A computed fold for a 72-nucleotide RNA from Streptomyces murinus, annotated as transfer RNA.
The prediction has a mean pLDDT of 80.
The same sequence occurs in records of 6 taxa.
It matches the Rfam family "tRNA". Rfam links the family to the GO term triplet codon-amino acid adaptor activity. By type it is a transfer RNA.
Lineage of the source: Bacteria > Bacillati > Actinomycetota > Kitasatosporales > Streptomyces.

[in-house]
RNA sequence: GCCUCCGUAGCUCAGUGGCAGAGCAGCGGUCUUAUACCCCGCAGCGCGCCGGUUCGAGUCCGGCCGGAGGUA
Numbered sequence: 001g002c003c004u005c006c007g008u009a010g011c012u013c014a015g016u017g018g019c020a021g022a023g024c025a026g027c028g029g030u031c032u033u034a035u036a037c038c039c040c041g042c043a044g045c046g047c048g049c050c051g052g053u054u055c056g057a058g059u060c061c062g063g064c065c066g067g068a069g070g071u072a
Stems, first nucleotide, its partner, number of pairs: 001071007010024004018055001026042004048064005
């Protein structure tokens, strides 16, 4: 340099065109002599950036940035 894949919440990941979600973590409660676990509830400003297509884009297309792998 070229090819492929990845980038979504603090972390690990779903979401294959029509409301952005789960688990863990966090906060509050319940329970306990107390802590933890279990259970109930709450919050979370998160779709890498810029354009394009579309009535509508996390999702499709292009470019760029970052990461991983492959190739010489």